Small-subunit ribosomal RNA, 5' domain from Candidatus Adiutrix intracellularis, 541 nucleotides, folded computationally.
It matches the Rfam family "Bacterial small subunit ribosomal RNA". Its family is annotated with structural constituent of ribosome and ribosome in the Gene Ontology.
Lineage of the source: Bacteria > Thermodesulfobacteriota > Desulfarculia > Candidatus Adiutricaceae > Candidatus Adiutrix.
[in-house]
Context: one part of a larger RNA
């Protein structure tokens, strides 16, 4: 000088547009933060309305409707995304550049073949038990795109047995042989001569393809040598487990322990630490950093485990153990904000328990929709930057007043004041958006297909959807009215006197002032410098 997720201090008038627990990966009150499908399935209330029938007028009853509606139960898809911290990690964790002949990949997309026949259960329910509660036990019914069994198999895997190419010689890749193994589910809509067909959504195998992902690897990627040796599944091979997949990833043997393998190109150990695209800084090399955004990795109260599932060893899943919370009938229970507000603590210090799903984007559904503290937006803070106001123009008797003075006058000072204008902000009235265009509905038009109709795709027209928000922005109206402060003036540095004080009180970055004429400490007038900010402190280059 340039910078910051900043604190403080003294001020403080609007606005856009950003950004805000850097400490205690310290504990959490309440609320939301992942749910949805009735076109996968059984079963299915109630308040409230109408009427009817009894009445001790209090009310009981029985019809319809709410309504195949709501809550619950089974099954699906989702929860692995999205969001949040950075504890731990010096590591193939990250950057980049191969590799996979050693791999998977729901859900889309696209090719192609199929979707037959039969079964036995259970939740809901119902009815009894047991607990204070959390939650369970018996017995008895019922459904499915739950769940077995069986046909059928192009291709797909197994193994056999030969062949052909190509190879890192360890395989792989092609064509055909005959042998073994594994499949499925309806749901909706239309039409029907009732048998069906056909349209749509699904389901089964199998083949490409698009994403995503696992494994390995070459190079990069911290301090300490006042850490020199370290290692026993450790190193290497057979074989065998395990994975989707290689591989001491596990296990068993085996290796004259001469049995290696990493080390002075720094192993090991011990301290520190998320990487990295970026971000400050500098002419550049480099230095310094890892908020906010993006990519990657890691965790989720500590710590082990696995189930489900394509994919988790799963933040708002499970089991066990600890610790801490809170119930409790003392038997046993429950909970995890490093999700978005919010409360304690802690700190020099960091925000609303706000509002909407209207974009945009997820999930589910066929869709209508219905969820989303991702996210759009308000609020709150001068934290940052950028803008834009606090007024213009005239005005000399150079008024008062104040401070200096050689007492003549100088400065404050065109400054006020007066006159003449002018209307950004902000103030009051009124008018007022883009951001919305699609999904849907109605109507119209066209294709393929199909006996047809419904439907499908395409494609016009019109209608419907706004938190922000009566907000930008637009117009009028009063009205100079409501809007300036901070550091600093010895030298480095741009800015000089007066008074008070008297090595005192106190200044100070550094060199230094101050013991009676202090341009250096205070306090007044004057100046300089920045200016909604200016100092000061921290901190990086």
């Nucleotide at each position: 000088g340039a910078g910051u997720g900043a604190a403080c201090g003294c001020u403080g008038g609007c606005g856009g547009c950003g950004u805000g627990c850097c400490u205690a990966a310290c504990a959490c009150a309440u609320g939301c933060a992942a749910g949805u499908c009735g076109u996968a399935c059984g079963a299915g209330a109630a308040a409230g309305g109408g009427g009817g029938g009894c009445u001790u007028c209090g009310g009981c009853u029985c019809c319809u409707u709410g309504a195949g509606u709501a809550a619950a139960g089974u099954g699906g898809c989702g929860c692995a995304c999205g969001g949040g911290u950075g504890a731990g990690u010096a590591a193939c964790g990250c950057g980049u550049g191969g590799g996979u002949a050693a791999u998977c990949u729901a859900c889309c997309u696209u090719u192609u073949a199929g979707u037959c026949c039969g079964g036995g259960a259970u939740a809901a329910c119902g009815u009894u038990u047991c607990g204070a509660a959390a939650g369970g036990g018996g017995c008895g019914c019922u459904a499915a795109u739950a769940c077995g069994g069986g046909a059928u198999a192009a291709g797909a895997c197994c193994a056999c047995a030969g062949g052909a190419a190509c190879u890192u010689c360890g395989g792989u890749u092609c064509a055909a042989g005959g042998g073994g193994u594994a499949a499925a589910a309806g749901g909706c809509g239309u039409u029907u001569u009732c048998g069906g067909g056909c349209g749509u959504c699904g389901c089964u195998g199998a083949g490409a393809g698009a994403u995503g992902a696992g494994c390995c690897u070459g190079c990069g990627u911290g301090a300490c040598a006042u850490u020199a040796g370290a290692u026993u599944g450790a190193u290497g091979g057979u074989a065998g487990g395990g994975u989707a997949a290689u591989g001491g990833c596990c296990u068993a043997c085996c290796a004259u322990a001469u049995u290696g393998u990493c080390u002075a190109c720094g192993a090991u150990g011990u301290c520190u630490a998320g990487c990295u695209g970026g971000u400050c800084u500098g002419a550049g090399a480099g230095g310094a950093u890892a908020a906010u955004c993006a990519g990657c990795c890691a965790c989720a109260c500590u710590g082990g485990g696995a189930c489900u599932g394509g994919a988790a060893c799963a933040c708002g899943g499970c089991c066990c153990a600890g610790a801490c919370u809170c119930c409790u009938a003392c038997g046993g229970g429950a909970g995890g904000c490093a999700g978005c507000a919010g409360u304690g603590a802690g700190g020099a210090a960091u925000u609303u328990u706000g509002c909407g799903c209207a974009a945009u984007g997820g999930g589910g559904g066929a869709a209508a929709c219905c969820c989303u503290g991702a996210c759009g937006c308000a609020g709150c803070a001068a934290c940052g930057c950028c803008g834009c106001g606090u007024g213009a123009g005239u005005g000399a008797u150079g008024a008062a007043g104040g401070c200096c003075u050689u007492u003549u006058g100088g400065u404050u000072g065109u400054a006020a004041a007066g006159c003449u204008c002018u209307g950004u902000c902000g103030c009051c009235c009124g008018g007022a958006a883009a951001g919305a265009a699609a999904c849907c509905u109605u109507g119209g038009g066209a294709a393929a297909g199909g006996a047809a109709a419904u439907g499908u795709u395409c494609u016009c027209a019109a209608g419907c959807u706004g938190a922000c928000g009566g907000u930008a922005c637009c117009g009028g109206g009063a009205a100079a009215g409501g809007a300036a402060g901070c550091a600093c003036c010895g030298g480095c540095u741009a800015a000089c006197u007066c008074c008070g004080u008297g090595c005192c009180a106190g200044c100070a970055g550094c060199c230094g002032c101050g013991g009676u004429a202090a341009u250096a400490c205070g306090g007044g007038g004057g100046g300089u410098g920045c200016a909604a900010g200016c100092g000061u402190u921290a901190u990086u280059c």